[in-house]
RNA sequence: CUCGAUAAAGGCAAACUCUUUGAAAGAAGAGGACGCAAAGCCACGGAUCUAAGGUUGUGAAAACUAGGAUGGCCGGGUUACCGAAA
Numbered sequence: 001c002u003c004g005a006u007a008a009a010g011g012c013a014a015a016c017u018c019u020u021u022g023a024a025a026g027a028a029g030a031g032g033a034c035g036c037a038a039a040g041c042c043a044c045g046g047a048u049c050u051a052a053g054g055u056u057g058u059g060a061a062a063a064c065u066a067g068g069a070u071g072g073c074c075g076g077g078u079u080a081c082c083g084a085a086a
Stems, first nucleotide, its partner, number of pairs: 002086001003083002011036002016031006034072001040078003044075003047070004053065004
C1' cells in the first nucleotide's frame, strides 16, 4: 500500500413520527435504528427523481427543457480512525 476479524475504541443513521422549509423532487432539526469500513467531503461522468420558470402546444391537457434534487444508486476524485489474517 492492497485488504477488512464473531477484534478494540469510537462514528454515521434507513423506514417511520413530529416541527420547519420548498412549486415539486427534496432539505434542515428532534426522536428513532434498517443498515454502513468511508453511510466523511465533492454533482465530474452515468443513472434516477422533480419541473415553480421557459419553449412548443391545447378546449382542457400533454411534451420538451434551463434549473433543482439524490454522495444511503453506480463509477470517479479527495481526505481519514483501527490493525487480526492474507
c-di-GMP-I-GGC riboswitch aptamer, 86 nucleotides, folded computationally. The coordinates come from a structure-prediction model, not an experiment, and the mean pLDDT is 88.